[in-house]
RNA sequence: UGAAUCCGCGCGGGAGAGUCCGAAGCACUGUGUGCCCAGGACGCCGAAGGAGCAAGUUCCUCCCUUGAAUCUCUCAGGCCCCGUACCGCGCGGGCGAG
Numbered sequence: 001u002g003a004a005u006c007c008g009c010g011c012g013g014g015a016g017a018g019u020c021c022g023a024a025g026c027a028c029u030g031u032g033u034g035c036c037c038a039g040g041a042c043g044c045c046g047a048a049g050g051a052g053c054a055a056g057u058u059c060c061u062c063c064c065u066u067g068a069a070u071c072u073c074u075c076a077g078g079c080c081c082c083g084u085a086c087c088g089c090g091c092g093g094g095c096g097a098g
Base pairs, nucleotide, nucleotide: 001098006093007092008091009090010089011088012087013086018042019041020040021039025035026034027033028032043079044078045077049075050073051072052071056066
């Protein structure tokens, strides 16, 4: 001087999954209809988070240790919008190959 990995912030990109009922309110109307929505029922999604495990690894007789995810589960979350893992760029910090 200083790459990759890691952390934080900002910007951009970025899914998936629904119906029914329906208090209150609003509008029209005239005793109903429509809109919206708290809530409920059943269903669905997985890319906040969380949990589980393979190969391998440790031990070395075995068991035990450790062991990832966009896989699996669906506890949480979500199914209008927002947001989200992940990707790219920029800035800062740390580490420090060469």